[in-house]
Context: one part of a larger RNA
């Protein structure tokens, strides 16, 4: 000496649920696997190392001692780990009581806007842009009422607010369902953390197969603008955006921060539930901002929601480019996904 890291420098798995594994409260008894002591036997020789010897010396050579194991067997200890038994209630659960929530599925409705049709009214324009122009209209537009249709989406409330594991969820109503939270302390009695593989679940685009299709709107056309202008703008406009069933499996899937537990000064906002002199105040307990101490950080920054002190356990990362390629292997109707090089070269 027996790494070091991972918010932004490579580097946290998108997210969950659990299998092996790994780790695990407190009290007593027992047990001796682990652990830690003696002792005895092995650890051949040679070859290292001390000591002493022989060749003039050394090298080499001899004796004699030494080291040298996750080892064997067998005595002792019983603090730790561990197994065993039997308690405990602080971890976790479970009951009971309460109130929040755009969590999740299903059916069912509303009212405002766009477009369409159809009818009155009305007439020479409308639209569009930086300026126009294609494009709509005298076959009667646009504008204005009235009536119809039919898809999408849900202003205000609406928050720096809430939910949800994560992707995400926003009109109203009913059924169906899932999870946190607070109060109690009846009940269980370490039933716990994490989790390689598996399992599921995963925004948009993407595909299949059947329906829809009002606005928008890749591809496309046209009209501008240009030296061009396969664009920015400007008129149309199909896929797709919406259902319903199967697939895709990706992302700046981001807090670019894994999960738990425990400890460490504050202060100001807000969401839920309780205490309390419920009137302001004050307090718990649980999110969720924002400013700060200590400390930590290369700075920036974090900072009781840690990036601060420790511990468990997974995932990762080790120069840039080549490459997230190629090849093989596996999913996938494909598109591709996972898995993941290497020559070279700097």
């Nucleotide at each position: 000496c027996u790494g070091g890291g991972c918010g932004u420098a490579a580097a946290g798995g998108g997210c969950g649920u659990g299998u092996a594994g790994g780790c695990g409260g407190u009290g007593c008894g027992g047990u001796a696997a682990g652990u830690g002591g003696g002792g005895c036997g092995u650890g051949a020789a040679a070859u290292c190392c001390c000591c002493g010897g022989g060749c003039u010396u050394a090298a080499c050579c001899c004796g004699g001692g030494g080291c040298g194991g996750u080892c064997g067997c067998u005595c002792c200890a019983g603090a730790c780990u561990g197994c065993c038994g039997u308690g405990c209630u602080a971890g976790g659960g479970u009951g009971c009581g309460g109130g929040a929530g755009a969590g999740g599925g299903a059916a069912g409705u509303g009212g405002a806007a766009u477009u369409c049709c159809c009818g009155g009214u009305g007439u020479a324009g409308c639209g569009g842009u930086g300026a126009a122009a294609u494009g709509c209209g005298u076959a009667g537009a646009u504008a204005u009422c009235g009536g119809g249709a039919g898809g999408a989406a849900c202003a205000c409330c609406u928050g720096u607010g809430g939910c949800g594991a994560a992707g995400g969820c926003g009109g109203c109503u009913u059924c169906c369902u899932g999870g946190a939270c607070c109060g109690u302390a009846a009940c269980c009695g370490a039933c716990g953390c994490u989790g390689a593989g598996g399992c599921g679940c995963g925004a948009a685009a993407g595909c299949u197969a059947g329906g829809g299709g009002a606005g928008c709107a890749a591809a496309c056309a046209g009209g501008a603008u240009u030296a061009g202008a396969u664009a920015c703008c400007c008129u149309g406009g199909u896929a797709g955006u919406c259902c319903u069933a199967g697939c895709c499996c990706u992302a700046a899937a981001c807090g670019a921060u894994g999960a738990g537990c425990a400890c460490u000064g504050g202060g100001u906002g807000u969401g839920g539930c309780c205490c309390u002199u419920c009137a302001c105040c004050g307090g718990g307990c649980u999110g969720u901002g924002c400013c700060g101490a200590a400390g930590c950080u290369a700075a920036c920054g974090c900072a009781u929601u840690a990036a601060g002190u420790g511990c468990u356990c997974c995932g990762c990362c080790u120069g840039g480019g080549g490459a997230g390629u190629a090849c093989g292997g596996u999913c996938g109707c494909a598109a591709g996904g996972c898995u993941g090089a290497a020559a070279c070269u700097c």